[in-house]
RNA sequence: GGCGUCGGCGCGGGAGAGCGUGGCGGGGCCGUAGGCGACCGCCGCCGCCGAAGGAGCAAGCCGCCCCCGGCAAACUCUCAGGCACCCAGGACCGCGGCGGCGCA
Numbered sequence: 001g002g003c004g005u006c007g008g009c010g011c012g013g014g015a016g017a018g019c020g021u022g023g024c025g026g027g028g029c030c031g032u033a034g035g036c037g038a039c040c041g042c043c044g045c046c047g048c049c050g051a052a053g054g055a056g057c058a059a060g061c062c063g064c065c066c067c068c069g070g071c072a073a074a075c076u077c078u079c080a081g082g083c084a085c086c087c088a089g090g091a092c093c094g095c096g097g098c099g100g101c102g103c104a
Stems, first nucleotide, its partner, number of pairs: 002103006009096005018046001020045007028036003047083003053079001054077003060071004
């Protein structure tokens, strides 16, 4: 230097689902008291999504056959997370370069 594999870094792409409802708080407006509709945050309830993470197991693979056990997904469950736009997150894909391991 080459190939394979793993990890993380940078850039790009990246879906789904309620502008639901009630309460509390914040700031804003009017104002004597108090009220106002919308904005933001938190909590509860109902509904929903799945592509951070998590959990489950069918085929399949491995452990000598069976029993049994292990691995296991974009499948399944929704604990977590998320559900107007924006922001953030985002499995996975592409590009770049960095590091570890192995091979001829």